[in-house]
RNA sequence: CCAGAGGGCUGGAUGACCGCUGGGGUGUUGAGCCCUGGAGGAAAGUCCGGGCUCCACUGAAAGCAUGGCGCCGGGUAACGCCCGGCGGGGGCGACCCCAGGGACAGCGCCACAGAAAUCAAACCGCCCGCCUACGCGCUCGCGCGCUUCGGAGGGUAAGGGUGAAAUGGUGCGGUAAGAGCGCACCGCGCUUGCGGUAACGCAGGCGGCACGGCAAGCCCCGCCAGGAGCAAGGCCAAAUAGGGACGGCAGAUGGGCUGCUUCAGGCUCGUCGUCCGGGUCGGCUGCGCGAGGCGCCCGGUGACGGGCGUCCCAGAGGAAUGGUCAUCCAUUCCCGGCAACGGGAGGGACAGAACCCGGCUUACAGGCCCUCUGGCUCA
Numbered sequence: 001c002c003a004g005a006g007g008g009c010u011g012g013a014u015g016a017c018c019g020c021u022g023g024g025g026u027g028u029u030g031a032g033c034c035c036u037g038g039a040g041g042a043a044a045g046u047c048c049g050g051g052c053u054c055c056a057c058u059g060a061a062a063g064c065a066u067g068g069c070g071c072c073g074g075g076u077a078a079c080g081c082c083c084g085g086c087g088g089g090g091g092c093g094a095c096c097c098c099a100g101g102g103a104c105a106g107c108g109c110c111a112c113a114g115a116a117a118u119c120a121a122a123c124c125g126c127c128c129g130c131c132u133a134c135g136c137g138c139u140c141g142c143g144c145g146c147u148u149c150g151g152a153g154g155g156u157a158a159g160g161g162u163g164a165a166a167u168g169g170u171g172c173g174g175u176a177a178g179a180g181c182g183c184a185c186c187g188c189g190c191u192u193g194c195g196g197u198a199a200c201g202c203a204g205g206c207g208g209c210a211c212g213g214c215a216a217g218c219c220c221c222g223c224c225a226g227g228a229g230c231a232a233g234g235c236c237a238a239a240u241a242g243g244g245a246c247g248g249c250a251g252a253u254g255g256g257c258u259g260c261u262u263c264a265g266g267c268u269c270g271u272c273g274u275c276c277g278g279g280u281c282g283g284c285u286g287c288g289c290g291a292g293g294c295g296c297c298c299g300g301u302g303a304c305g306g307g308c309g310u311c312c313c314a315g316a317g318g319a320a321u322g323g324u325c326a327u328c329c330a331u332u333c334c335c336g337g338c339a340a341c342g343g344g345a346g347g348g349a350c351a352g353a354a355c356c357c358g359g360c361u362u363a364c365a366g367g368c369c370c371u372c373u374g375g376c377u378c379a
Base pairs, nucleotide, nucleotide: 001375002374003373004372005371006370007369008368009367010366012328013327014326015325016324017323018322020038021037022036023035024034025033026032040350044361045360047359048358049357050356051355052229053228054227055226057265058264059263060262062261063260064259066225067224068223069222070221071085072084073083074082075081086100087098088097089096090095101220102219106218107217108214109213110212123160124159125156126155127154128153130151131150133148135146136145137144138143168186169185170184171183172182173181187209188207189206190205191204192203193202194201195200233285234284235283236282243276244275245274246273247272248271249270254269255268256267257266292311293310294309295308296307297306298305299304329348332345333344334343335342336341
């Protein structure tokens, strides 16, 4: 200097004028004045997990259904999240990716191509002896040998082809030609020792040993989960019709009680469904002091935890948090200039709280910082 990998921050600032709004103070009938605060890293998606609220229900880690997770160990209020490690894959590397338990519980699928996709099988080929034909050589003759073509038969699965995948892989030997047929190494099965909390790793021994893949197909195994949700809920005020029809269960030995069932206990007195009709669609609250932010220190590889100090940083209710001007800043282009710099033009992304928090995912103009990897060059 070029290319790349991982992580973090920011995403406008200042001043003036005018405007809106939460809180506090002071005042007021001309509702003014003063102080102080006022959208995000994702506020988005509504995908997970919770806090919180309600449910005459509660207990049994009950069972079923439904859904989720799935290597090991940690973190957390919890999680499908995060951290560290193991194994597998990709990359020269820094690093990145993996719905990562079970295929001997069962069922199912592997299309097409191919001989054949699980108990077999041979398309092209390779080898063998037999028969026939031609040619050559030998022989007195019978006949023998060699090459080539063809036929029927036998052996073969190493080579080639098909495919995502072909019945272990590579090499050597062996064989008529081949094959774990034999051997070495790898792989696979069983097993011993050592290291590690563990997932696993390392070293050794025995055995020629194959019956593939898919569970991100159903399923099996292990673990987790009651339901509904701020339009939850509470208070005040007001008004109406405590309405009508139909149907089901039932008549206290019964019905109902926020997934269903069983058992035990408890509460309640009818209850469930459909249709028609009527009233209220007002005000306050829930509504922000928190698993809170920031700074420093300690422990830990890290996620994170602990301690000390400091701060209060939106709360609307159809929805405020804005507009204008100027200067500066970051950046693109043009002109002048060796450069510093000067002038002009354009222009600053994704995007807007609605109970709150921890995550994940997606979008993002421009800019900055840190660490690491590969290459080139110089000293």
A computed fold for a 379-nucleotide RNA from an Alphaproteobacteria bacterium, annotated as Bacterial RNase P class A. The sequence was found by an Rfam model in a public genome assembly. Its mean pLDDT, the model's own confidence on a scale to 100, is 75. Its Rfam family is "Bacterial RNase P class A". Rfam classes the family as a ribozyme. The source organism's lineage runs through Bacteria, Pseudomonadati, Pseudomonadota and Alphaproteobacteria.